[in-house]
Molecule: transfer RNA
Organism: Tepidisphaeraceae bacterium
Parts: sequence; C1' cells; structure tokens
RNA sequence: GCACGAGAAGCUCAGUCGGCAGAGCGCGUCCUUGGUACGGACGAGGUCGCGGGUUCGAUCCCCGCCUUGUGCU
Repeated sequence: GCACGAGAAGCUCAGUCGGCAGAGCGCGUCCUUGGUACGGACGAGGUCGCGGGUUCGAUCCCCGCCUUGUGCU
C1' cells in the first nucleotide's frame, strides 16, 4: 500500500432486507429470610466510532475518515 472483518449500556454481545434501541452479567432500591446465599420485582445507565449524503424518517443504505484484527505484497 491492497483485500476482508469488527466498532452498539461499565463488560460480553443480539438486533430489524429503514419506522420510538434490547438481552445476559454488573450497579441501585425493594420483596422474600431470624440473618446470609439463592430466587423475584422495579429502576438508573446509550449523541449505536466520527463527518457527510440519500430519505418524510438511518444503528441499518451510499461515500470519506478514525481505531482495531486477519491475510497478501
């Protein structure tokens, strides 16, 4: 330099061939217990890597860039 993959909650990751963004673990409050553990209920937490474009509407489609991984030269 070229090709391909991955960037989404604190962490690990689903996600809809465009229509209000989710799970598990973790965190907080509560229930349960004589008390812990287990279990359960509710809640907080996100400019979906950045910037443009298309569209009534973009996490999703298109372009560029950044970070990272693999391969090739």